[in-house]
Molecule: Bacterial RNase P class A
Organism: Terriglobales bacterium
RNA sequence: GUAGCCGGACCGGAUGGUCGCUUCCGCCGCAAGGCGGGGGAGGAAAGUCCGAACUCCGCAGAGCAGUGUGCCGGAUAACGUCCGGGAGGCCGCCGUCAAGGGCGGUCGACGGCCAGUGCCACAGAAAACAUACCGCCUCGCGCAAGCGGGGUAAGGGUGAAAAGGUGCGGUAAGAGCGCACCGCGCCGUCUGCGAGGACGGUGGCAAGGCAAACCCCACACGGAGCAAGACCAAAUAGGGGAGGAGUCCGGGAGCAAUCCCGGUGCGGAUCGGCUCGGUCCGCCAAACUUCCGGGUAGGUCGCUCGAGGCGCACGGCAACGCGCGUCCCAGAUGAAUGACCAUCCAGGCAGCGCAAGCUGCUGGACAGGAUUCGGCUUAUAGGUCGGCUAUCGCG
Numbered sequence: 001g002u003a004g005c006c007g008g009a010c011c012g013g014a015u016g017g018u019c020g021c022u023u024c025c026g027c028c029g030c031a032a033g034g035c036g037g038g039g040g041a042g043g044a045a046a047g048u049c050c051g052a053a054c055u056c057c058g059c060a061g062a063g064c065a066g067u068g069u070g071c072c073g074g075a076u077a078a079c080g081u082c083c084g085g086g087a088g089g090c091c092g093c094c095g096u097c098a099a100g101g102g103c104g105g106u107c108g109a110c111g112g113c114c115a116g117u118g119c120c121a122c123a124g125a126a127a128a129c130a131u132a133c134c135g136c137c138u139c140g141c142g143c144a145a146g147c148g149g150g151g152u153a154a155g156g157g158u159g160a161a162a163a164g165g166u167g168c169g170g171u172a173a174g175a176g177c178g179c180a181c182c183g184c185g186c187c188g189u190c191u192g193c194g195a196g197g198a199c200g201g202u203g204g205c206a207a208g209g210c211a212a213a214c215c216c217c218a219c220a221c222g223g224a225g226c227a228a229g230a231c232c233a234a235a236u237a238g239g240g241g242a243g244g245a246g247u248c249c250g251g252g253a254g255c256a257a258u259c260c261c262g263g264u265g266c267g268g269a270u271c272g273g274c275u276c277g278g279u280c281c282g283c284c285a286a287a288c289u290u291c292c293g294g295g296u297a298g299g300u301c302g303c304u305c306g307a308g309g310c311g312c313a314c315g316g317c318a319a320c321g322c323g324c325g326u327c328c329c330a331g332a333u334g335a336a337u338g339a340c341c342a343u344c345c346a347g348g349c350a351g352c353g354c355a356a357g358c359u360g361c362u363g364g365a366c367a368g369g370a371u372u373c374g375g376c377u378u379a380u381a382g383g384u385c386g387g388c389u390a391u392c393g394c395g
Stems, first nucleotide, its partner, number of pairs: 001391006008385004013344007021040008042366001046377002049375005054225004066221005071085005086110001088107007111216002116214002118210003133156002135152007164182006183205001184203008229301004239292005246266002248263006272284003308327005314321002345364001347362006
């Protein structure tokens, strides 16, 4: 220099004009509205997967069930998040006869299979009270091929997994059978806040794995969510209280009070019911009037100044904390943040040119608030920076 990877950090079109949308402030207007000025999506606003704030319900306390988390230390309002560390797995390089080991990168639900239960497909002799297919050694038989008995578990084979690894010795062949180094168990000393680590001693070594299988242990968790919730409050239909009716004309009866008949009479009011001859009185209705109460439509609040952004200094390896300064940055509700034009900028294509470059065309992803924060996950054209890997050239 080129190519690839990370999905690491940052950006993710710019400026101007015209016409619009939404909200706030000021002025004008009775109002409708007008004029001027300010604000108007994101790194994920998304998925709604975790954690909280806030609100309501519930609430004597505790437990069971259920769900989740799970090495250690720290950060934080909190977290399943983040930071640092430990011990592991994987990859590369170095090193060793080989193994152990060292360095760098990377990954993650990383408590417990010495409580109990369960599972381990296929293959394989055998998958858990271990076992012996091939092989190796030995004995017997046999001319031999081989067959049978015994020993062995080093080698081969099966498998995700088969009773520590490497080397030397040893043996009939082998084997921790012996030894050295490593691993492992136990003990001790030192060290670290801790997970752990280092060193020494000791035991030839102990009968597999799976808990993202039930389960055990420890810890945490009441439920619903801004359509939470609070307030104001129509029309209509329910609920409750109070008021609530009669009267006029014509004809007839009667001494009279009054009654009877008629009126498509008036009135919102069947001249209602208790009432079994009528009237008065009393009680109860109906229609109507009025008041109260709950709820709905609708409206207002919640609503955006907040675990807030930016800058500097200090503490800390870091996550982060703390101090000072500075800024105000959408609050809509069928739901605004848009469209067009011009110039320019990455990028792409074509032509010309030895080249630098010039000209023309094209051209910017994913997406989008709805109470608010902290995270995680997922989507993302193109660009810048950084890191890693491969390769080429030069010194």